[in-house]
RNA sequence: CCCAGGUCCCGGUGGUCGCACGCGCACCAACCCCGCCAGGUCCGAAAGGAAGCAACGGUACGUGAUGUCGUACGUCGCAUCGUCAGGCCUGGGGCA
Numbered sequence: 001c002c003c004a005g006g007u008c009c010c011g012g013u014g015g016u017c018g019c020a021c022g023c024g025c026a027c028c029a030a031c032c033c034c035g036c037c038a039g040g041u042c043c044g045a046a047a048g049g050a051a052g053c054a055a056c057g058g059u060a061c062g063u064g065a066u067g068u069c070g071u072a073c074g075u076c077g078c079a080u081c082g083u084c085a086g087g088c089c090u091g092g093g094g095c096a
Base pairs, nucleotide, nucleotide: 001093002092003091004090005089006088007087008086010082011081012080013079014078015076017074018073020071021070022069023067025064026063027062033058034057035056041050042049043048
């Protein structure tokens, strides 16, 4: 100096863990959300009509417990792969 292998560094992929968001589940609105509106109220001579509280149902914001789920970010004595360069180690060859 060359070749090969190993390792560190760097990176890809996967995985572990953490966190956030989404999705699913549950709860969640006296009125200022929706629907339906008992009672009562209003209009009408009447027939009818109108608005509409409670209740009921639904939904939103939000909250809660969680997941065979998804996404992003981060972590690691994890696994695997990788090439150029660099460090170290080992083996072989050549030169001096």
Predicted 3D model of a 96-nucleotide RNA (Bacterial small signal recognition particle RNA) from a Gemmatimonadota bacterium. Taxonomically the source falls in Gemmatimonadota (Bacteria, Pseudomonadati). It matches the Rfam family "Bacterial small signal recognition particle RNA". It is annotated as a non-coding RNA gene.